[in-house]
Molecule: c-di-GMP-I-GGC riboswitch aptamer
Organism: Desulfatirhabdium butyrativorans
RNA sequence: AGUGAAAAAGCCGAACCCGCCGUGAGGCGGGGACGGAAAGCUCCGGGUCUCGGGAAAGACAGCCGGGCUGCCUAUA
Numbered sequence: 001a002g003u004g005a006a007a008a009a010g011c012c013g014a015a016c017c018c019g020c021c022g023u024g025a026g027g028c029g030g031g032g033a034c035g036g037a038a039a040g041c042u043c044c045g046g047g048u049c050u051c052g053g054g055a056a057a058g059a060c061a062g063c064c065g066g067g068c069u070g071c072c073u074a075u076a
Base pairs, nucleotide, nucleotide: 001075004072011036012035016031017030018029019028020027021026034062040068041067042066044065045064046063047060048059049058050057
């Protein structure tokens, strides 16, 4: 440099439930694991969703792509 999750140490945590916040999408904390080799971070591009007559604004990074960073490691 790197491939892969095989090994080892670990990490995150879907759905659902409880409490709280929010008009809402959804978020936070706890429980819980469907899964993930970046399911770490970042709205840069697309997309979906919410509010709204529309515009605007907002939500989703575990929707796809991009950017930055990271444990171990086949192989060179």